Transfer RNA from Hypnea wynnei, 73 nucleotides, folded computationally. The sequence is in RNAcentral, with records from ENA. NCBI's taxonomy places the organism under Eukaryota, Florideophyceae, Rhodymeniophycidae, Gigartinales, Hypnea.

RNA sequence: GCGGGAAUAACUCAAAAGGUAGAGUAUAAUUUUGCCAAAGUUAAAGUUGAGGGUUCGAAUCCCUUUUUCCGCU
Numbered sequence: 001g002c003g004g005g006a007a008u009a010a011c012u013c014a015a016a017a018g019g020u021a022g023a024g025u026a027u028a029a030u031u032u033u034g035c036c037a038a039a040g041u042u043a044a045a046g047u048u049g050a051g052g053g054u055u056c057g058a059a060u061c062c063c064u065u066u067u068u069c070c071g072c073u
Base pairs, nucleotide, nucleotide: 001072002071003070004069005068006067007066010025011024012023013022019056027043028042029041030040031039049065050064051063052062053061
C1' cells in the first nucleotide's frame, strides 16, 4: 500500500430481508431468612465509534473518517 472483519448499557453479547433497541452478569430498591449467602420481583443505565447522505422511518443501505484484529504484497 491492497483486501476483509469488529466497534451497541459499567462488562460480555443479541437484534436475517429497514418498522417500539433487548438479554445475561454487575448496580440500586424490595420480598423471603434470626443474620449472611442463595432465590424471587422491580428499577435505573444506550443520541448503536464519529460526521454526512438516502428514506415517512436507519444499529441495519450509501459515502467519508477514527480505533482495533486478520490476511496479502